[in-house]
Small-subunit ribosomal RNA, central domain from an uncultured prokaryote, 350 nucleotides, folded computationally. The RNAcentral record of the full RNA draws on ENA. The prediction has a mean pLDDT of 86.
Context: one part of a larger RNA
């Protein structure tokens, strides 16, 4: 390296944005770098491969051809790529109009419940379990009434429903903002796709400072179970969850399926945003785009299955794999307060 390949057997970067590169739709005229004809040089001899001939024959060895491809130099061709000057509007993109939407930050605001305080009422238990005990309560608890503090979370609505690129988003209001999709037109004129580096998000746990702390609840410490019980069951409880700034950067970051773009039977549930028929009107009936789901042709698959949202048939571009263990370890190097994180072997085994 050629080659095969990555849903689940080894393999898709956790997700973007975008730099170099790669690679790109349509149409006209140039150029002639790649690209292609054709001449000339040149590339030593042997060898390969065709003939012919010398050793008795072959191996070998001697003559000619031949064939290939590299490089310079020349002459030509222009279909294709490229470079150039041009045009168009089917990609892409702004504009106008418009409904949706837990898409993000900010600030206020509400009730539900749980906790604790204060008081009233009231009296022996509460709680807790398989079943009990540790624990709470005669210093008046559980329950129940009223008042108060506070902290975190938003029942019903709710929904294989919606939004985002992914992580993720769920009370209600205002500010401020990202995106996406419908519909008419108009506008710019390939402006595009992919992305080594890089650089910015990033769930939960951890960590630094400095608030807060109701609830729960690693650690821990009791009571149980148990042969034991560093557990499962109970009663406590600290970090923590929560906020503000910083950090960390992993995860079964999952559709275990990178990205865009074209084409390829149907059916059928649901989001949006239009058109049509009919009609007092419509949530009914046709229907078009986008999104999301179930099933399913053909085709693919080892087989499970995948099937217009492909795991079908094609292209362009990335990233990864190469038997199991040693190992995602060791060192080295870069990152990080640290934890650790990326990067990555090799002996040696089977």
């Nucleotide at each position: 390296c050629u080659g095969g390949g990555c849903g689940u057997a080894a393999a898709g970067c956790g997700c973007g944005u975008g730099u170099a590169g790669g690679c790109g739709g349509c149409u006209u005229g140039g150029c002639a770098a790649g690209u292609u004809a054709g001449a000339u040089g040149u590339g030593a001899a042997a060898g390969c491969c065709c003939u012919c001939g010398g050793c008795u024959c072959a191996a070998c060895c001697g003559g000619g051809g031949a064939a290939g491809c590299g490089c310079a130099u020349u002459u030509g061709a222009a279909a294709c790529u490229g470079c150039u000057a041009g045009g168009a509007u089917a990609g892409a993109a702004u504009a106008c109009g418009g409904g949706a939407g837990a898409g993000g930050g900010u600030u206020g605001u509400a009730g539900a419940a749980u906790u604790c305080c204060u008081g009233g009422u009231g009296u022996a238990g509460a709680g807790g379990u398989g079943a009990a005990a540790u624990u709470c309560g005669u210093a008046g608890a559980u329950a129940u009434c009223a008042g108060g503090a506070g902290g975190a979370a938003u029942a019903c609505c709710g929904g294989u429903g919606g939004c985002g690129a992914a992580g993720g988003c769920g009370g209600c209001a205002a500010c401020c903002u990202g995106g996406a999709c419908c519909g008419a037109u108009a506008u710019u004129g390939a402006c595009g796709c992919u992305g080594a580096g890089a650089u910015g998000c990033g769930a939960a746990a951890g960590c630094g400072u400095g608030g807060g702390g109701a609830g729960c609840g690693a650690a821990c410490a009791g009571g149980a179970u148990u042969a034991g019980a560093u557990a499962c069951c109970c009663u406590g409880g600290u970090a923590g969850u929560c906020c503000a700034c910083g950090c960390c950067g992993u995860a079964a970051a999952c559709g275990a399926u990178g990205a865009a773009u074209a084409c390829u039977a149907g059916a059928u549930g649901u989001a949006g945003c239009g058109g049509g028929u009919a009609u007092c009107g419509a949530c009914c009936c046709c229907u078009g785009c986008u999104g999301u789901g179930u099933c399913g042709u053909a085709g693919c698959u080892a087989a499970c299955g995948c099937g217009u949202u492909a795991a079908g048939u094609a292209u362009u571009c990335c990233g990864c794999c190469u038997g199991g263990g040693g190992a995602g370890u060791a060192c080295g190097g870069c990152c990080g307060c640290a934890a650790g994180g990326c990067u990555a072997a090799a002996a040696c085994u089977c």